[in-house]
RNA sequence: UUCCAUACGCAGGGGUCCGAUCCAGGAGAUCGGUGAGAGAAACCCUUGGAACCUGAUCCGGGUCAUUCCGGCGUAGGGAGCGUGAGCACCGGCCCG
Numbered sequence: 001u002u003c004c005a006u007a008c009g010c011a012g013g014g015g016u017c018c019g020a021u022c023c024a025g026g027a028g029a030u031c032g033g034u035g036a037g038a039g040a041a042a043c044c045c046u047u048g049g050a051a052c053c054u055g056a057u058c059c060g061g062g063u064c065a066u067u068c069c070g071g072c073g074u075a076g077g078g079a080g081c082g083u084g085a086g087c088a089c090c091g092g093c094c095c096g
Base pairs, nucleotide, nucleotide: 001088007083008082009081010080011046012045013044014043016040017033018032019031020030021029022028052077053076054075058071059070060069061068
C1' cells in the first nucleotide's frame, strides 16, 4: 500500500506419449519407462501466464523405446472475475 501471493466462490484453458506381451482384420487388455497428470470428472494452468501450442518429420546427448534430458526460449502465441488479506507487494537504508 490494496497492485500481487496464499485462501474462498464461480468460470475458463490444456495434455494424454513410448516399449513388451496377449489378441491380431481392427479395437482393446495387462505390465513396464518418464512425469503433477498418459481419459481421471483426476492432474496442471489462468496475463507476475514454460499449463499448453507453433517452430518440429528441429538440433545435441541418452535409452529397449519415447514430448527421456538439455537447447531452441529475453522467440511467436496462449485461458479471469469477485471477495479479502498478510507468511503478500512496493520503496529507502545497510550487509553479502
The RNA shown here (TPP riboswitch aptamer (THI element)) has 96 nucleotides and comes from a Burkholderiales bacterium. Of the family's consensus pairs, 91% are formed in the model. The organism belongs to Burkholderiales, within Bacteria. It was read from a public genome assembly, where an Rfam model found it.